[in-house]
Description: Model confidence (mean pLDDT): 79 of 100. The RNA shown here (Lysine riboswitch aptamer) has 200 nucleotides and comes from Sporolactobacillus inulinus CASD. The source organism's lineage runs through Bacteria, Bacillati, Bacillota, Sporolactobacillaceae and Sporolactobacillus inulinus.
RNA sequence: UGAAGUGAUAGAGGAGCAGUCUUCAUCAGUAGGUCGCGCGAGAAGCAUGAACUUUUAUGAACGCGUCUGAAAGGGGAGUCUGCCGAAGCGGGAACGGAUUCAUGUCCGUUCCGGGCUGGACCUGCAUUGAAUAGAUGCAGAGCUGUCACACUUGAAGGGGCGUUUGCCUUGACGAAGUAGUGUGGAGAACUAUCUCAGCA
Numbered sequence: 001u002g003a004a005g006u007g008a009u010a011g012a013g014g015a016g017c018a019g020u021c022u023u024c025a026u027c028a029g030u031a032g033g034u035c036g037c038g039c040g041a042g043a044a045g046c047a048u049g050a051a052c053u054u055u056u057a058u059g060a061a062c063g064c065g066u067c068u069g070a071a072a073g074g075g076g077a078g079u080c081u082g083c084c085g086a087a088g089c090g091g092g093a094a095c096g097g098a099u100u101c102a103u104g105u106c107c108g109u110u111c112c113g114g115g116c117u118g119g120a121c122c123u124g125c126a127u128u129g130a131a132u133a134g135a136u137g138c139a140g141a142g143c144u145g146u147c148a149c150a151c152u153u154g155a156a157g158g159g160g161c162g163u164u165u166g167c168c169u170u171g172a173c174g175a176a177g178u179a180g181u182g183u184g185g186a187g188a189a190c191u192a193u194c195u196c197a198g199c200a
Stems, first nucleotide, its partner, number of pairs: 001200002005196001007194005014084001016083004021078004032068002035065004042055004046104006087117003091112008118144002122140007146185007154173001157170005
C1' cells in the first nucleotide's frame, strides 16, 4: 500500500418509522335514556351449552311515536420524545382479562425462531372496519435510496474570492472520482473511522 475478516462507534435514505399530549371532523342524531301507545313473557352479562348474578305483570324483549343524547377504536393537523429492522407482519409458547366451567373469539404483556418486508406511494381483489378513511394479505405498475457489474461521461490536488459546503483559475494523472443509462442483489445490509488477529 492492497484486498479480505472480528468487534465497536458515528452516519445516510425521506410526504422515513414508532410513541405521548393537545385539538378537529367522523363515528351519529347511532347506542343508550325519559315519556306515551300496542303487545304480552322473557331479557342482559363477546358467541354456543350448562350454571350463577341482575332485571321483569309497578309490564321484559319487540314495534310505532315524542323529547334527549354519548363513547371507544380508527383518521387529519400540530407539539414533544425515541430513533433508521426505525418498525410492521406471520408462526409457536407462557401468563392475565372479557361473571364461573368447556370450546371458540377478541384484547394485553413477555419470550422464542436473525420466518417475511430496503423505503414511501398508486391500482385491483380478499379480510377487517360505520366508512369510499385506515390496517393486513396477495398481485401489478412506476418512483426512490444503497451495493455490484457493464457502457458512456475527464479530473485528484493547489491558489484566489466568498462563507456554508459555492464561484474563478491552475492541473498530477487518465486509474480513481463525478454525472447518466441498463441489469441484478438485499437491512446479519450500506458508508466512514477506530480496535484486534492474520495474508500479499